[in-house]
RNA sequence: AGAGUUUGAUCCUGGCUCAGAACGAACGCUGGCGGCGUGCUUAACACAUGCAAGUCGAACGUGAAAGUGGACUUCGGUCCGCGAGUAAAGUGGCGCACGGGUGAGUAACACGUGAAUAAUCUGCCCGAUGAUCCGGGAUAACAUUUCGAAAGGAAUGCUAAUACCGGAUAAGCCCCGGACGAUGUGGGAAAAGGUGGCCUCUCCUUGGAAGCUUCCGUCAUCGGAUGAGUUCGCGGCCCAUUAGCUAGUUGGUGAGGUAACGGCCCACCAAGGCUACGAUGGGUAGCUGGUCUGAGAGGAUGAUCAGCCACACUGGAACUGAGACACGGUCCAGACUCCUACGGGAGGCAGCAGUGGGGAAUUUUGCGCAAUGGGGGAAACCCUGACGCAGCAACGCCGCGUGAGUGAUGAAGGUUUUCGGAUCGUAAAGCUCUGUCGGUGGGGAAGACUAUCGGAUAAUACUCGGUAGUACUGACGGUACCCACAAAGGAAGCACCGGCUAACUCCGUGCCAGCAGCCGCGGUAAUACGGAGGGUGCAAGCGUUGUUCGGAAUUAUUGGGCGUAAAGAGCGUGUAGGCGGUUGUCUAAGUCUGAUGUGAAAGCCCGGGGCUCAACCCCGGAAGUGCAUUGGAAACUGGGCAACUUGAGUAUGGGAGAGGAAAGUGGAAUUCCGAGUGUAGGGGUGAAAUCCGUAGAUAUUCGGAGGAACACCAGUGGCGAAGGCGGCUUUCUGGACCAAUACUGACGCUGAGACGCGAAAGCGUGGGGAGCAAACAGGAUUAGAUACCCUGGUAGUCCACGCCCUAAACGAUGAGAACUAGCUGUUGGAGGAAUAUAAUCCUUUAGUAGCGUAGCAAACGUGAUAAGUUCUCCGCCUGGGGAGUACGGCCGCAAGGCUAAAACUCAAAUGAAUUGACGGGGGCCCGCACAAGCGGUGGAGCAUGUGGUUUAAUUCGAUGCAACGCGAAGAACCUUACCUGGUCUUGACAUCCCAAGAAUCUUUUAGAGAUAAGAGAGUGCCUUCGGGAACUUGGAGACAGGUGCUGCAUGGCUGUCGUCAGCUCGUGUCGUGAGAUGUUGGGUUAAGUCCCGCAACGAGCGCAACCCCUAUCCUUGGUUGCCAGCACAUAAUGGUGGGAACUCCAGGGAGACUGCCGGUGACAAACCGGAGGAAGGUGGGGAUGACGUCAAGUCAUCAUGGCCCUUAUGACCAGGGCUACACACGUGCUACAAUGGGCAGUACAGAGGGGCGCAAUACCGCGAGGUGGAGCUAAUCCCAGAAAACUGCUCGUAGUCCGGAUCGGAGUCUGCAACUCGACUCCGUGAAGUCGGAAUCGCUAGUAAUCGCGAAUCAGAAUGUCGCGGUGAAUACGUUCCCGGGCCUUGUACACACCGCCCGUCACACCAUGGGAGUGGGUUGCACCAGAAGCAGGUAGUCUAACCGAAAGGAGGGCGCUUGCCACGGUGUGGCCGAUGACUGGGGUGAAGUCGUAACAAGGUAACCGUAA
Repeated sequence: AGAGUUUGAUCCUGGCUCAGAACGAACGCUGGCGGCGUGCUUAACACAUGCAAGUCGAACGUGAAAGUGGACUUCGGUCCGCGAGUAAAGUGGCGCACGGGUGAGUAACACGUGAAUAAUCUGCCCGAUGAUCCGGGAUAACAUUUCGAAAGGAAUGCUAAUACCGGAUAAGCCCCGGACGAUGUGGGAAAAGGUGGCCUCUCCUUGGAAGCUUCCGUCAUCGGAUGAGUUCGCGGCCCAUUAGCUAGUUGGUGAGGUAACGGCCCACCAAGGCUACGAUGGGUAGCUGGUCUGAGAGGAUGAUCAGCCACACUGGAACUGAGACACGGUCCAGACUCCUACGGGAGGCAGCAGUGGGGAAUUUUGCGCAAUGGGGGAAACCCUGACGCAGCAACGCCGCGUGAGUGAUGAAGGUUUUCGGAUCGUAAAGCUCUGUCGGUGGGGAAGACUAUCGGAUAAUACUCGGUAGUACUGACGGUACCCACAAAGGAAGCACCGGCUAACUCCGUGCCAGCAGCCGCGGUAAUACGGAGGGUGCAAGCGUUGUUCGGAAUUAUUGGGCGUAAAGAGCGUGUAGGCGGUUGUCUAAGUCUGAUGUGAAAGCCCGGGGCUCAACCCCGGAAGUGCAUUGGAAACUGGGCAACUUGAGUAUGGGAGAGGAAAGUGGAAUUCCGAGUGUAGGGGUGAAAUCCGUAGAUAUUCGGAGGAACACCAGUGGCGAAGGCGGCUUUCUGGACCAAUACUGACGCUGAGACGCGAAAGCGUGGGGAGCAAACAGGAUUAGAUACCCUGGUAGUCCACGCCCUAAACGAUGAGAACUAGCUGUUGGAGGAAUAUAAUCCUUUAGUAGCGUAGCAAACGUGAUAAGUUCUCCGCCUGGGGAGUACGGCCGCAAGGCUAAAACUCAAAUGAAUUGACGGGGGCCCGCACAAGCGGUGGAGCAUGUGGUUUAAUUCGAUGCAACGCGAAGAACCUUACCUGGUCUUGACAUCCCAAGAAUCUUUUAGAGAUAAGAGAGUGCCUUCGGGAACUUGGAGACAGGUGCUGCAUGGCUGUCGUCAGCUCGUGUCGUGAGAUGUUGGGUUAAGUCCCGCAACGAGCGCAACCCCUAUCCUUGGUUGCCAGCACAUAAUGGUGGGAACUCCAGGGAGACUGCCGGUGACAAACCGGAGGAAGGUGGGGAUGACGUCAAGUCAUCAUGGCCCUUAUGACCAGGGCUACACACGUGCUACAAUGGGCAGUACAGAGGGGCGCAAUACCGCGAGGUGGAGCUAAUCCCAGAAAACUGCUCGUAGUCCGGAUCGGAGUCUGCAACUCGACUCCGUGAAGUCGGAAUCGCUAGUAAUCGCGAAUCAGAAUGUCGCGGUGAAUACGUUCCCGGGCCUUGUACACACCGCCCGUCACACCAUGGGAGUGGGUUGCACCAGAAGCAGGUAGUCUAACCGAAAGGAGGGCGCUUGCCACGGUGUGGCCGAUGACUGGGGUGAAGUCGUAACAAGGUAACCGUAA
């Protein structure tokens, strides 16, 4: 410090996720030791048991017992002494308000910080001063009686005090009076004694008492210290879908109350007080030092430790006291629990342990007061679950160990393998060492003092230093630590290994099981699941989960944005607020600087020290960015004063303008009405129809009525803030601009709320209504058509008044100011030059528009009218969906508007640009693509293939073009892979080993055969004599075998786009980049063919050419081919001699290149025409197939990975099947006839094949064919008659002399065998069919059409396939349209790429949510009732020790009663918030559902926004 994830790829925006650190944690697996810490985050839920606050006899009066000693005894016991003035209870004092716990409440002066208290109190403590006198009456304990189950009382009687009371005294103190100050005067308020010691004086006199004295107390006052109360400034949570709150409320006067100010309380008076700088209300929460994180600023948090606050079962209340409205006190009410004799009582662990419960989860009912601290006491001492320790827990941090060295046969074993090896791995074993921790034994601390002096201090406290002394005390604990001994012996796991992210292989599984933080893995070769081996990381821990911060600049102060990504309010006026021109002077609030106080300690940081180190602890320092007080400075901001003119404004003079409002007025057009002319149509559409018209339309002429809108001018022209504004005239009125001067003197900018304006649609009332036109009706279109199109048509559109307040209200760009290159057009104004005027030019100013530099920007783009550089102010944004929705509030007559969430869900959604692909986008071009033609298919019969069906099996594959006469160039058996049945198991086939045997041939029996059982013949080849090679049989195991699966694991081969003209690279350049350029453009071509131009220059694979056939000629050669000339022979024939001319054959060459001429073109490339030529512009045909696409086809040609079968999915055999048949489709053949059929006659090819072959002449058969065999290993012989054609005759338009299917009969051939299931021949039979619907195919010249011939396969079996020649056309205007393709461009929401993407209803399942008659809770307001305990006031009832008293009584007090306040409770009525609810609304998600096709391309009616139906 970043990374992954949106896309085919890119850049941005933007969210989600990860790597880090931390924790009072929990869970899973594992677990050796020690130190130091930490340990109910949940139920402030309920608590059994024990302990947690007592102490003082030196304040006081009482006062046991057990036991023991003695005496007496009636043997039951009694008394005395010790125990013992002890235990115990009581009166009294001090303490119990500290310490300890918890965080429920509390948004508050509760907390933090800084001030104030001249508005206060303060026990114990310290200092100072002065006192501590004289009296009195009670009471508990105790005793007796009594009530009660108990807890607890009641009555009577006795008694003490440092308990209580009266009086005296009063320097200080308080009050009154007084006040300029002082003196005096008046009134009021105190006390308590105890212990020890001593008798000098007094009394009794042992010794005491008074007295004296020490110490401890007590009272008054002043001061201090400590602690507390109260007040104020500032600071720190969320919600405005909480906007108004308040009646003791705000203030005053008086009285009361308090320690104290104060509406704290009361009476009266006034009407105030708080609030947008957020009152009131609601939700949440103890606050802080700090802690975690972060570079910091911040964010989150408030366990342990420390400070403050609040609370103590819930609510209320007071008492006592220095202090409480009191955790282990009291009273009352309530809930709960317990006891009960049912009458009544008791209790409060949020103290320490502990229990139950809740929960993912948090410890021992331990030891001790030895230390530190606290309470009481003069002290000894007692108490102390504070505290010190121990126990439990890897809960955390820190430290240590589980060994070290050497050791290569790289052992065994595991894993893997390409079988060679590699790896675990120096790892182990072995050898040599060491001894931490743990174990055993021994030793063994500190933690602890007292007295005195000095420093410091308010202090004799605490603390530091010095000196002297060594009596007691240790829970931890015989612990830390030290020594010795033995032994490598007792001590390693967890997670991960697809990317992020370090670390890879095998097996299993097969979208299953599972994983997953995000992206995503898994559908038979998973580095992602599970296991294993290996590796990586951390380590007594390791992972997971949760939470916080970080990364996240993803709330942006530091440090973001708003044209198109989320985001500028529709526009203005203007309030508060924010900001504000120039100069001078004063001030000192902000600002800067210094000082002082404070900012507790601990913590963090730095330095040092102590535990062996560290964690931890101790000491010192720094820091604590803050607050307060105070001194100074005066530049800037603010404030006061004085001035200025440039910002702003006013005045004067001008011109421009659809700026606004009102009144009037004009013509054209549509429609309607009247009249005329006139006749059959009009209108409308893609085409029609509805509709109008013979009752006279449309058309045309004239006249009239009425409403709305204003052609031309008209313009990226004008005006206005925006919405918006357009005939003409008048009236009223707003704003801007220009010029020149004068004046005011900062008067300015922005603008939360607020107010006003605000298209269209819509609403209300009243008018108006020509045209247009939602709704509606009809006609069309359509599968449907609630649409698009047509005919009608009502609201509305218009006017007046009043509402509504929204728009894609857009420049998707808030307002204002300043600065920053230019060029061009245009509108308004001013000045100037020139010109007779105009046009024109220059300068300037205010608008408006187009380019463009720098800059900016993700890019597109913007660019003085900024989206540049700055300043000021406002508004708005923070992933997509849910949703601009719900609820609430405000506004509205309504429609609805404004404000505006959450649950849930996804990992994306978006912007700009790029390359493709696509478009019912555009341009250019090509192709039998269309058109123009010729002939077919689709109808018939048959052949063949496929689907389907059937079957035991109908083997398998191919499936749009690019499967379907395809693999198959040929299924009767074989083939054959399928089925049925019968058989074999090292096998039908290969290699190795052993044994035997030559091989081989003939043959018998059984069987359907495979096979089984026999019989006979036969002894080979080479040899270095050991043996070897081949073959057969048998045996054992390695292995064979598989047309079994996967063409989506593959190689190879092939199809297709397409013989289309394309596909790329290097360097350079441009772009952030994907990419672009080149390859685009102008021409041209069959062609990315060539030329020109050009930030490109070159190159490669394709095109073309080179190759083959064919067309012409030359040359060479001349048999089996040829025969012109010369001969011979024949009935005739190159048959023969001969010839080498011709044809032909097969070698070599020539020829064609836009080479020549003319024209066009850009002086090019090229095109057009012509000449010559056998051939002319690639002459015709073939071979040749770029980068790639289709997971195209093939595991059944072959090869091959993996998987599967192994007495079977292998192998053999017989028979059957692949040939089935209601049907559908493809490809063909034959036809439907006269351009024909039949019969007869007569011609002319090419290319092939032939030895298990082709087969002639001849003979037989009607024929298929048979007999027979010449010739031929082929330019020689054979197949082999070519057929259409031509010449005659016949048929005469018919189901025929067409057509031949089907069937019957008889045969031929091949073959082991023609039944299932061959071909052919003859005789007979003679079906459909009379030219084929929608639709569709081929072909541009020797082509289509038509005619026959041959070959491969093959025993036989073509209408198929591949070849060959014969005869031999028609048409192409042209590129609008269909299909396919190429280039450029454009749009895109597509990229699996239009067979794309995608929307909504409905149906089903699940989830969260709104409404909902209500139901049931919580909380709170108001009104009223009621009123416990308590306090205050009153008191006519009753009781009464201290004081007074004249003895009657009084003062005072208690109880009771009563008034006021008030908790719980009750009634009524509201507000708010959860829960739940029949039914209901929309939303989200889900794999294949249904219906349509809305959007994305001109998406097939451009889309979108607002509104209405």
Overview: Predicted 3D model of a 1509-nucleotide RNA (small-subunit ribosomal RNA) from an uncultured prokaryote. It matches the Rfam family "Bacterial small subunit ribosomal RNA".